[in-house]
RNA sequence: UCGUUAUCAAGAAAGGUUGAGGGAUAGACCCGAUGAAACCUUAGCAACCCUCCUUUAAAAGGAGAAGGUGCUACGUUCUACUGCGCAUUUGCGCAGAUAGAUAACAA
Numbered sequence: 001u002c003g004u005u006a007u008c009a010a011g012a013a014a015g016g017u018u019g020a021g022g023g024a025u026a027g028a029c030c031c032g033a034u035g036a037a038a039c040c041u042u043a044g045c046a047a048c049c050c051u052c053c054u055u056u057a058a059a060a061g062g063a064g065a066a067g068g069u070g071c072u073a074c075g076u077u078c079u080a081c082u083g084c085g086c087a088u089u090u091g092c093g094c095a096g097a098u099a100g101a102u103a104a105c106a107a
Base pairs, nucleotide, nucleotide: 001107003105004104005103006102007101008100013042014041015040016039017038021031022030023029025080026079027078028077043072044071045070048068049067050064051063052062053061054060055059076099081096082095083094084093085092086091
C1' cells in the first nucleotide's frame, strides 16, 4: 500500500512542553489564545487480539483486564450516490451503496 471479515447512536481526561490551527475529502455546521494540532507523563473507557470457565460438529455463551492495538468535543458532527415513502419551494424519514476509521488475518 492493497485484499478479506467484523464493528462504527454507548463509554472514557487531567497535567507538562509548545503556540495556530483542527473536526479524513467537498459543502455546511462547529471546536480553538478561557490554548488548536503535535509530542511526553499519568489516569480512564472499551473488549478486537488475549486469559479463564461452560457447552459443542462449526461455534456459541459467561467472566476478566496482565499483555498487543485502539479510543477519551459534536452519531463516522451532518450531508454527498441509489432506491422507496411523505411533502413538494427549500425538504423530512427509512433502507442500501460508496468513502472513511479501528481490529484481526493474509499478500

A computed fold for a 107-nucleotide RNA from a Flavobacteriaceae bacterium, annotated as SAM riboswitch aptamer (S box leader).
The organism belongs to Flavobacteriaceae, within Bacteria.